This is a predicted structure of a 1424-nucleotide RNA (small-subunit ribosomal RNA) from a metagenome.
């Protein structure tokens, strides 16, 4: 090194098991599927366990292997030669398996068991040391197959489906039954207890809720089913038609030399794409599990780790002390309170966390004679060390519901919101901060299901009016059904036995330090199957009964029904006669009709409908509905007798039948009425209401239609439960007889008891109490609407939704307000009356306009001669130019002081404050060393302004001052108005489930809720009355400034004077008037009416007085205040302007138009005021406004002060005037700092509109209205003709309640409740949304006919091919290739339905603060 041999180790072959488990997912299945229990006498099972028996002789091949060929690959082939526990023959064989004969038991049998006989079928003596294989059979254990029976989703807008379909013979075929297949016969077979489509779904044990009963679910965990890229197919195997096997077909991806080929993560990680949204391309076989005899090999099952607060659990961020209650936030009443013992600080701890170690235990078990040797991927108890509170708290919430709130910002805005809802300047609701609350490694938000929901109701609802009774009936299936007995036991019921799987759930032990989680153990699993019994009830079976029902006899009512005849009134029309201008019709007129004779009348004739009086909450019908009189056929009801049947019965899904009125088709008919239509009116319009016409209709037959408030808004049936009264049709009875009592059966009504109702209500004709049957609801609108589908000639009916919106829609009652409801009543509300405004002109206010500017506020009544009882300047205001100051025009400061009061800090404070000068300015203001020159305290020996001090004053300065700015929608207070109307309450009883009701309502009566009666109410309060004031009579008291009778006295004259107190009167006390007397009325009342007496008479006149309350009414410019805003200005302060502006609307005066007047002259009578920077005689001047003068008066004294009208004469004599005075020019007076803007007066002179007022409208009922004048305030003066008083003369008209307006009680209806100035429809136009209709356009899964036919299995066929067997051989037997043949995916055509998208237009819906058009409904809603 070669070769032979052992042993060991690889590689690839045979070969044997396995690969059908294990892991994944839910696509498809609504039943070939689960579950639950059965059956298999109709089956199968490798490996495992047992039992009995066995293994004889032989043979031929072929992988791997050599050595060639073809291919890019994949792979393929050709020759050679070889092995097995590979494959084959052959023997032998049974308790196996088939066939025949028997015999027994068992459920009749196929068939089990059994005894004979006949024919079949087997091996690997293989490997070895124990053992491990290996053939046949029995059993067994698991495992599987087939089958039944019951349960297990929507849709009926899916109502029929089915030809191997249904079943039988017989044949194949399977492991086994069977139409699983085929032949031939038969016509069946499912279905309203839902067949069949179609739509969605893996079941299940169980989760999740829930008391439960259900409801909602099927992640993980177990069992089961089904799938492996989509579709077919077989093959191998014990098991597959097989997830990492095979073959075809289709669709994608890749490799390709274009010739072919190659794949299938719904394995485990990962990767892409989708998407709101889901990890790590880790570790290890250590354990469990698979395969081996083991060693040991496989594993992405599995055991671990990682990543995620995904889900439970458990711990931890410290612990004890700490009050100058510390800074610092935050609030504020400014005082202080919270944060908060919380910090800080002193004292301790030492879980978790850093860092080290550290293999008990999970290890069983393997290897070995034994000793001993070995196996950890992970977690990691437990330990030690250090240090130091150090590394470790956040999230939602704070209107109510629901625990927990204050400040700022913000200004229906940002925005919040689960429902209610919060925000438009004081936000607990929206940011933010501060503080609180709740949870805590979590805490909120979305989604989802259950609960609460008795809101599908089985437990456990409803249908008169809230949604909900079919229109009515007969009747079908189904559902429910009278009274004895007897059987038998389905249902019922009780006990036993089987199952109910393991996990979960529940109790309960135990085991990790606890728990979560794990173990054990019991319970439960209500539910199926079986067996043993009981029979009471319900089903059945048999046989009996009458009291339900039905039949029978006799009687009786009645518009039940169909049909014929007939009749009379009336009404049109047509003929005659009469007769002559109208008639009709309406709120009123008009159309219409009429001299060619209407309407009226009277006679006569025609047609049609309808059927007066009787008639009546009376009658019949199943309802709709029936009304002349007769006849005829015809339903049905009601009494009576208890004669017959013997439960025959009740309901009643589908289903027939009837079914007002409109309407339709055909024929008739057609007098009145009458939709459309015409056509007159009405009205803004008036397609309406009304009026004049008039076709369809309306009547008949014959036929649709099929709906109504078709209603008692009340299905039918059968029982039971108080009562009164009335009617209808009977029947029995009582009474001497009429009238009439009394029981009873049916009917049809009122009125009530109990109960019932949410309440109204209803009650033997239930809406009570129970029973059966049926229909039918489930918020409101879309909508009874689209879409199908079905019936109709149509119109249209019948079934009948969705999207999408809204937080309501709705029912009965209650207050209120309302009303072109009703009743009662009042009130200058209206009618009766007088006088007005509106027209003129001139005053005032106000709206517009203008303006630099024209300040501001009041705005129907309730603003408009109003705030304003006096804008030239002042007044006056963020009015408008101009111009000035800035702790300010104007207030406070520590303090002192009994208190007034004085008063802030710094500096200055005697030539100082301050005067009177100068300079500029228009003034404010600015500035000047120009002049004059203070006051109180102290000191000093006198003096003191000189020396101090402090005030004043001055300059700084600090808080603040100042705002006629803004919010009257933040407020006090004030005020207006309804309304001097009679009316609002409360307490306690009563009713009512409540709201609320009674009272306070009803009969009367009052100006009055006044008072009287009644009376489930009984008092009460606040209004009303009274109390007050002022007038009217009267008394007393008192006389001054007021009076003056009688007395005196004096003056031309005057109460002048003496004096008086009578009287006026003046203010102060008292009386008088109460419906008190008289009569009638009224309830013997309250009260009302008349009459006496009274100065006054039913509150004498007037005033003051204003209930709860309403109008977010007015004022922030009267004061007073919250907030906000301003701060050299919105604050002051001044000059000038301006509120006074005028094309022009309104309101409110005032003069007037004239002769009841005007003008002149003359001569009377009030009451209230007012007067000191006042009023002012007298007298003189002035035409006069006024001036001079100045007596008297602080006022019953003096003055304003003269009243006017009225009377008396006299003149105008109907005019734009001898009316009316505006305007204009002249000239003057006052008053003022000062009448230019802008005053008021006088006189001369001018002499305008205007001649009695349109629509409309205002006030007033007695000393009032008219109308006459006087007077105050406010003020320098005045625009006052306004206002707020006074007196003088002085009236007409009503005694009513229809009407307008307004209140008040009662009552009625209401869809209002911001309350009728409500509330509400509908069209159109604008936006935005879903939806349906459409020429049509695409998609789609499932069927259905025709072609075509891979792959394969069977079957036919094999002439080609082949090793085993027989044969000596030829050949045979067997096998395969090919080829046909049924079947037969995927595919192609076609012709339908079905559903989904989309689709020019189109059509209605739904929803949007402030469009347009009318006003349908709500009240009698203005036509119920």
């Nucleotide at each position: 090194u070669g070769c032979c041999u052992g042993g060991g180790g690889g590689a690839a072959g045979c070969g044997g098991c396995g690969c059908a488990a294990g892991g994944g997912g839910c696509a498809g299945u609504a039943a070939u599927g689960c579950a639950u229990g059965g059956a298999u006498a109709a089956c199968c099972u490798a490996c495992c366990c047992u039992g009995g028996g066995g293994a004889c002789g032989g043979g031929g091949a072929u992988a791997g292997c050599u050595u060639c060929u073809c291919u890019a690959a994949c792979g393929a082939g050709a020759a050679g030669g070889u092995a097995a526990u590979a494959c084959c023959c052959g023997a032998u064989g049974a308790u196996g398996u088939g066939g025949c004969c028997g015999g027994u038991a068992g459920a009749c049998a196929u068939c089990u068991c059994u005894g004979g006989u006949c024919a079949c079928c087997a091996a690997a003596u293989g490997a070895a040391u124990u053992u491990c294989g290996c053939c046949c059979u029995g059993g067994g254990a698991g495992g599987g197959g087939u089958u039944c029976a019951u349960g297990u989703g929507g849709u009926a807008u899916u109502a029929g489906c089915u030809u191997g379909u249904u079943g039988g013979u017989g044949a194949g075929g399977u492991a086994a039954c069977g139409g699983c297949u085929c032949a031939c016969c038969a016509a069946g077979g499912c279905a309203a207890a839902g067949a069949u489509g179609c739509c969605u779904a893996g079941c299940u044990g169980g989760u999740g809720u829930g008391a439960g009963a259900g409801c909602a679910u099927g992640a993980c965990c177990a069992g089961c089913g089904c799938c492996a890229c989509u579709g077919g197919g077989a093959c191998u195997g014990a098991g597959a038609c097989a997830c990492u096997g095979c073959c075809c077909a289709g669709a994608c991806u890749c490799c390709u030399a274009c010739g072919g080929g190659a794949g299938g993560c719904u394995g485990c990680a990962g990767u892409c794409g989708a998407g709101g949204a889901u990890c790590u391309u880790c570790c290890a076989c250590a354990a469990u599990g698979g395969c081996g005899a083991a060693a040991g090999c496989c594993u992405g099952a599995u055991g671990g780790a990682g990543c995620g607060a995904c889900g439970c659990c458990g711990c931890g961020u410290g612990u004890g002390c700490g009050a100058u209650g510390a800074a610092g936030g935050c609030c504020u009443u400014c005082g202080g309170g919270u944060u908060g013992u919380a910090a800080a600080g002193c004292a301790c701890u030492g879980u978790c966390g850093a860092g080290g170690g550290g293999a008990a235990g999970a290890a069983a078990g393997g290897c070995g004679c034994a000793a001993g040797c070995u196996u950890g991927a992970u977690c990691g108890a437990c330990c030690c060390c250090u240090g130091g509170a150090g590394g470790a708290a956040g999230g939602a919430c704070g209107g109510g519901c629901u625990a927990a709130g204050u400040u700022c910002g913000u200004g229906c805005c940002a925005g919040c919101a689960g429902c209610c809802g919060c925000g438009g300047u004081a936000a607990g609701a929206c940011g933010a901060a501060c503080c609180g609350u709740c949870c805590u490694a979590a805490c909120g938000u979305u989604g989802u299901u259950c609960g609460g929901a008795a809101u599908c109701a089985c437990u456990g609802g409803g249908c008169u009016u809230a949604a909900a009774g079919g229109g009515c009936g007969c009747g079908u299936a189904g559902g429910c059904g009278g009274u004895c007995g007897g059987c038998a036991a389905a249902g019922u019921c009780a006990g036993g036995g089987g199952u109910g799987g393991a996990a979960u759930c529940u109790u309960u032990c135990g085991g990790c330090u606890u728990a979560a989680c794990c173990g054990g153990a019991a319970a439960a699993g209500u539910g199926c199957c079986u067996u043993u019994g009981a029979a009471a009830c319900u089903a059945g079976u048999c046989g009996a009964c009458u009291c339900g029902a039905g039949g029978g006899a006799g009687a009786u009512a009645g518009g039940g029904g169909c049909a014929a005849u007939u009749g009379g009134a009336a009404c049109u029309u047509c003929c005659g006669g009469u007769g002559g201008a109208g008639c009709g019709g309406u709120g009123a007129a008009a159309u219409g009709c009429g001299u060619u004779g209407a309407u009226a009348u009277c006679g006569g004739a025609a047609g049609g409908a309808a059927c007066g009086c009787c008639g009546g909450u009376g009658g019949c019908g199943a309802a709709a509905g029936c009304g002349a009189a007769u006849u005829g056929c015809u339903g049905g009801a009601u009494c009576u007798c208890u004669u017959c049947u013997g439960a025959c019965g009740c309901u009643g899904a589908g289903g027939c039948g009837c079914g007002a009125a409109a309407g339709c088709u055909a024929g008739g008919g057609g007098a009145g009425c009458a939709a459309a239509c015409g056509g007159g009116a009405u009205u803004a319009g008036a397609u309406a209401c009304c009026c004049c016409g008039g076709u369809a209709g309306u009547c008949c037959u014959a036929g649709c239609c099929c709906u109504a408030a078709a209603c008692g808004a009340u299905g039918a049936g059968u029982a039971c439960u108080a009562g009164g009264u009335u009617g209808u049709g009977g029947a029995c009875u009582u009474g001497a007889c009429a009238u009439g009592g009394g029981u009873u059966c049916a009917c049809a009504g009122c009125c009530g008891a109990a109960g019932c109702a949410a309440a109204a209500g209803u009650g033997c004709u239930a809406a009570g109490u129970a029973c059966u049957c049926c229909g039918c609801c489930u918020g409101g609108g879309g909508a009874g609407u689209a879409u199908g589908g079905u019936c109709g000639c149509g119109a249209g009916g019948c079934u009948g939704a969705a999207a999408c919106u809204c937080a309501a829609a709705g029912g009965a009652a209650u207050u209120g307000a309302c009303g072109g409801g009703g009743g009662c009543u009042c009130a200058c509300a209206c009618a009766a009356g007088c006088g007005g405004u509106g027209g003129a002109g001139c005053a005032u206010g106000u709206g517009g306009c203008u303006u630099a500017a024209u300040u501001c506020g009041a705005g129907a009544c309730u603003a408009c001669g109003c705030g304003a009882a006096g804008a030239a300047c002042c007044u006056u205001a963020u009015c408008c130019u101009a111009g000035g100051c800035u702790u300010g025009a104007c207030a406070u400061g520590u303090g002192c002081g009994a208190a007034a009061g004085c008063g802030c800090u710094g500096g200055g404070g005697a030539g100082u404050a301050g005067c009177u000068g100068c300079u500029u300015g228009a003034a404010a203001g600015a500035g000047u060393u120009a002049g004059c020159c203070a006051a109180c305290g102290g000191u000093a020996u006198c003096c003191a302004g000189u020396c101090c001090g402090g005030a004043a004053c001055c300059c700084a300065g600090u808080a603040c001052a100042g705002g006629u700015g803004c919010u009257g929608c933040a407020u006090g207070g004030c005020u207006g108005u309804c309304g001097u109307c009679a009316g609002c309450u409360c307490g306690u009883g009563u009713c009512g489930u409540g709201a609320g009701a009674u009272g306070u309502c009803g009969g009367g009566u009052u100006a009055a809720g006044u008072c009287c009666c009644a009376u489930a109410a009984c008092g009460a309060g606040c209004g009303a009355a009274a109390c007050c004031c002022u007038u009217g009579c009267c008394c007393u008291u008192a006389g001054u400034u007021g009076c003056c009778a009688g007395c005196g006295g004096g003056u031309c004259a005057u109460g002048c004077c003496g004096g008086g107190g009578a009287c006026u009167c003046u203010a102060g006390g008292g009386g008088g008037a109460c419906u008190g007397c008289c009569g009638g009325u009224g309830u013997u009342a309250a009260a009302c009416c008349g009459g006496g007496g009274g100065a006054a008479g039913g509150u004498g006149g007037g005033g003051a007085u204003g209930a709860c309350g309403u109008c977010a009414a007015g004022c922030c410019c009267u004061c007073a205040u919250g907030g906000c805003c301003u701060u050299u200005a919105u604050g002051u302060c001044u000059a000038g302007g301006g509120c006074u502006g005028c094309a022009c609307a309104c309101g409110u005066g005032c003069u007037a138009c004239a002769a009841u007047g005007g003008c002149a002259c003359g001569a009377a009578c009030a009451a209230a005021g007012g007067g000191a920077u006042g009023c002012a005689a007298a007298c003189c001047c002035g035409c006069g406004a006024g001036g001079g003068g100045g007596a008297g008066c602080c006022a019953a004294u003096c003055c304003c002060a003269a009243a006017a009208a009225a009377c008396g004469u006299g003149c105008c004599c109907c005019a734009g005037u001898u009316c009316a005075g505006a305007u204009c020019g002249g000239a003057g007076g006052c008053u003022g700092c000062a009448a230019c803007u802008c005053g008021c007066c006088u006189c001369c002179g001018u002499g305008a509109a205007g001649u009695u007022g349109g629509a409309a409208u205002c006030g007033c009922u007695a000393g009032u209205a008219a109308u006459c004048g006087c007077g105050g305030g406010u003020c320098a003066g005045c625009a006052a003709c306004a206002c707020c008083g006074c007196g003088g003369u002085g009236a007409a008209u009503g005694u009513g309640u229809u009407c307008c307006u307004g209140a008040g009680c009662c009552u009625u209806g209401u869809a209002c409740a911001c309350a009728c100035c409500g509330c509400c429809c509908g069209u159109c136009a604008a936006g935005c949304c879903a939806c349906g209709a459409a020429a049509g356009g695409g998609a789609g899964g499932g069927g259905c006919g025709u072609c075509c036919g891979a792959a394969g299995u069977c079957g036919g066929u094999g002439u080609g091919c082949c090793a085993a067997c027989c044969g000596c051989a030829a050949g045979g037997g067997g096998g395969c290739a090919g080829c046909c043949g049924c079947c037969g995916a995927a595919g192609a055509c076609g012709a339908a339905a079905c559903u989904c998208c989309u689709g020019a237009u189109u059509g209605g819906g739904a929803c949007u603060a402030a469009g347009u058009c009318g006003u349908a409904a709500c009240a009698a809603g203005g036509u119920a």